RNAcentral holds the sequence, with entries from ENA. Predicted 3D model of a 74-nucleotide RNA (transfer RNA) from bacterium BMS3Abin05. Its mean pLDDT, the model's own confidence on a scale to 100, is 82. Its Rfam family is "tRNA". By type it is a transfer RNA.
[in-house]
């Protein structure tokens, strides 16, 4: 030096026909309990790594950038 994959909430992750940004875990609050847990209800959290470009519209397509893992070469 080349080639593949990853990058989305605090953690694990989902999400290709381009148009609504999700779940579980955790956290907050309230119901139930004599208190705790467990269950039930709700509720907060997000620059879809970064910059660009196409598009009426981009987490999703193009290109460059960075972090990482992994085969090649050296």
């Nucleotide at each position: 030096g080349g080639g593949g994959a990853a990058u989305u909430a605090g953690c694990u992750c989902a999400g290709u026909u381009g148009g609504g940004a999700g779940a579980g875990c955790g956290c907050c609050g309230c119901c139930c309990u004599u208190g705790c847990a467990a269950g039930g209800c709700g509720g907060a959290g997000g620059u879809c790594a970064c910059c660009g470009g196409u598009u009426c519209a981009a987490a999703u397509c193009c290109g460059g950038u960075a972090u990482u893992c992994u085969c090649c070469a050296c």